[in-house]
Molecule: RNase P RNA; transfer RNA
Organism: Armatimonadota bacterium
RNA sequence: GGAGCAGGCCGGGCGGCGGCGGGCACCGCCGCUGUGCUGGUUUGCAGCGGCAAAGGCCCGAGGAAAGUCCGGGCUCCGCAGGGCAGGGUGCUGGGUAAUUCCCAGCGGGGGCAACCCCAGGGAUAGGGCCACAGAAAGAUACCGCCCCGGCGCGCGCCGCCGGGGUAAGGGUGCAACGGUGGCGGCAAGAGCCCACCAGGCGCGGGGCGACUCGCGUGCUAGGUAACCCCCACCCGGAGCAAGGCCACGUAGGGGGAGAUGAGGCGGCCCGCCGAUCCCCGGGUAGGCUGCUGGAGGCCCCAGGCAACUGAGGCCCGAGAGAGAUGGCUGCCGCCCCGCCGCAGGGUGGGGUACAGAACCCGGCUUACAGGCCUGCUCCCGUU
RNA sequence: GCGCCCGUAGCUCAGCUGGAUAGAGCACCAGGCUUCGAACCUGGGGGCCGGGGGUUCGAGUCCCUCCGGGCGCG
Numbered sequence: 001g002g003a004g005c006a007g008g009c010c011g012g013g014c015g016g017c018g019g020c021g022g023g024c025a026c027c028g029c030c031g032c033u034g035u036g037c038u039g040g041u042u043u044g045c046a047g048c049g050g051c052a053a054a055g056g057c058c059c060g061a062g063g064a065a066a067g068u069c070c071g072g073g074c075u076c077c078g079c080a081g082g083g084c085a086g087g088g089u090g091c092u093g094g095g096u097a098a099u100u101c102c103c104a105g106c107g108g109g110g111g112c113a114a115c116c117c118c119a120g121g122g123a124u125a126g127g128g129c130c131a132c133a134g135a136a137a138g139a140u141a142c143c144g145c146c147c148c149g150g151c152g153c154g155c156g157c158c159g160c161c162g163g164g165g166u167a168a169g170g171g172u173g174c175a176a177c178g179g180u181g182g183c184g185g186c187a188a189g190a191g192c193c194c195a196c197c198a199g200g201c202g203c204g205g206g207g208c209g210a211c212u213c214g215c216g217u218g219c220u221a222g223g224u225a226a227c228c229c230c231c232a233c234c235c236g237g238a239g240c241a242a243g244g245c246c247a248c249g250u251a252g253g254g255g256g257a258g259a260u261g262a263g264g265c266g267g268c269c270c271g272c273c274g275a276u277c278c279c280c281g282g283g284u285a286g287g288c289u290g291c292u293g294g295a296g297g298c299c300c301c302a303g304g305c306a307a308c309u310g311a312g313g314c315c316c317g318a319g320a321g322a323g324a325u326g327g328c329u330g331c332c333g334c335c336c337c338g339c340c341g342c343a344g345g346g347u348g349g350g351g352u353a354c355a356g357a358a359c360c361c362g363g364c365u366u367a368c369a370g371g372c373c374u375g376c377u378c379c380c381g382u383u
Numbered sequence: 384g385c386g387c388c389c390g391u392a393g394c395u396c397a398g399c400u401g402g403a404u405a406g407a408g409c410a411c412c413a414g415g416c417u418u419c420g421a422a423c424c425u426g427g428g429g430g431c432c433g434g435g436g437g438u439u440c441g442a443g444u445c446c447c448u449c450c451g452g453g454c455g456c457g
Stems, first nucleotide, its partner, number of pairs: 001379010012332006020060005027055001028051009037040001062354001066365002069363005074239004081270004086235005091105005106120001107118004121230002126228002128224003142170002144166009153156001178197005184192001198220002200217007243289004253280005263273002296315004301310003333352008384456007393409004402440001411427005433449005
């Protein structure tokens, strides 16, 4: 200098004009009481109470506020109970309120490397499927090889027929009964035997564990579980339009079901509670609350490889309810392009993203103009 | 807020329980018929199945994620 990998961060700044939402009671405004003197229906000061209408002051979107893909808090339903069904997760250990998230490791795969990716339990519990090709896609003989019997003739290392053995060879296929080799073995073959390799099982060493190392043992019947299934673990339902309070309205209307059990319970059953419930018609449709201080942020110390946890200090950072943070504009910054200039630079034009809280929080995923920082790897050159 | 469905040719739709060149009708193009046009007959072109990734020997189909559209309930 080039190419790349991982992690973290920022995502405009300063003004002008006129606007929007919320809060406060320091100023302000209104009222009452007391008091002062220059005696005011335009007064000063003090105290108390009220207001947000006009001023004043303070605060006012994000790293994703988004998608709603996971998980939790909170609230109600019946105590959040049991079983079935259903759904989800799936190497090991840890973190956490919890997770399908995060961290550390194991195994497999990719890359020269830094590093990245993996739904990664079980295929001798059972079922299904594996197109075409192929004899056969789970117990299969098409060709071939070998043995036996019969028949034939041109009598041979021959041909045909039948029976049996054989997965070594051919051929098919993504995949063919672990693989390769063997002047071992056999009628021909075959883990039948031997060597090496892959896997399984047993024993022993290491590790909490996934797993790994060594020795022994011929033990070796495909794939698919992101098909059903089996095993282990998890999940009750609904959602701030949850829920609570106040105000207002109302009809004692019509129909139906119900202690032989309505309804609460949501897909079903058990268990529990036990008198109202459903439909039609009619009416009301306003306010307050939940509502933002929380698994909160920043700094530092300690423990831990880390995720994270604990202790201390400091800080407060939106709360609407048809839904506020928007509009116009000046200068600067940043990026791109053109022109001038040897160059520092000057000048003109364009761009400045994705997007917007609505009960709250932890993750994941997706979108994003432009830019910054840290660590690491490989290659080339120079010293 | 919660739940569900769809996306395949220019348009409207098939594609069953994964299986080999993805089909149909209308539309389009060419030829024929006709004096010419329509209708009719014959032939033809056109798709990477919304995007990306994964499972599998093999994906329109199964799984995950994103994008777009639609419906229902409170």